[in-house]
RNA sequence: GAUAGAGGUUGCGAACUUUAAGAGUAUAUUUGUAGAGUUAAGCGCGUUGAAGCAAGUAGAAAGGAAAUUUCGCCGAAACCUAUAGUUAAUGCUUUAAGACUAUAGCGUUGGGGUUAUAUAAAAUAUGUAUAACACUGUCACAAACAUAGUUUGUGGAGGGCUAUC
Numbered sequence: 001g002a003u004a005g006a007g008g009u010u011g012c013g014a015a016c017u018u019u020a021a022g023a024g025u026a027u028a029u030u031u032g033u034a035g036a037g038u039u040a041a042g043c044g045c046g047u048u049g050a051a052g053c054a055a056g057u058a059g060a061a062a063g064g065a066a067a068u069u070u071c072g073c074c075g076a077a078a079c080c081u082a083u084a085g086u087u088a089a090u091g092c093u094u095u096a097a098g099a100c101u102a103u104a105g106c107g108u109u110g111g112g113g114u115u116a117u118a119u120a121a122a123a124u125a126u127g128u129a130u131a132a133c134a135c136u137g138u139c140a141c142a143a144a145c146a147u148a149g150u151u152u153g154u155g156g157a158g159g160g161c162u163a164u165c
Base pairs, nucleotide, nucleotide: 001165002164003163004162005161008074011073012072013071014070015069017067018066019065027058028057029056030055031054032053033052037045038044040094041093042092043091077109078108079107080105081104082103083102084101085100086099087098110136111135113133114132115131116130117129118128119127120126138156139155140154141153142152143151144150145149
């Protein structure tokens, strides 16, 4: 240098289907009340009654989540920053928070878990980030046991570790 592997029975990610929740919510419409707004802005709409409130009738969806199956894998993947592109306020147009995709960086993180804080979300589900705690895999060092390993302790990081050529 090349090739092939390991960590976990909750390893990582993607897709289809089903299910719960979202929610009796948004929205539409009728009646009553109300009395000038409605939008991020403009146009438009509005006293032939705007927004709001109450009652009735009808009544969603997306993102996210769980399970099975299938597929791809072991920087799997996630996050951060930068660049480029797409989308995005629903009556229309413009613009934007935000969201998604691709590329770059030898940027951070071995892995999953619990707790706390912050954030996204309808949410007490869950995700992401940080910190702490133990667990686990791996290597190094030290000690003990006694045999080619086991245990204990300390520490490091995947640019690593193991095997073969």
Lysine riboswitch aptamer from uncultured Cellulosilyticum sp., 165 nucleotides, folded computationally. Of the family's consensus pairs, 100% are formed in the model. Its mean pLDDT, the model's own confidence on a scale to 100, is 83. NCBI's taxonomy places the organism under Bacteria, Bacillota, Clostridia, Cellulosilyticaceae, Cellulosilyticum. Its Rfam family is "Lysine riboswitch aptamer". Rfam links the family to the GO term lysine biosynthetic process.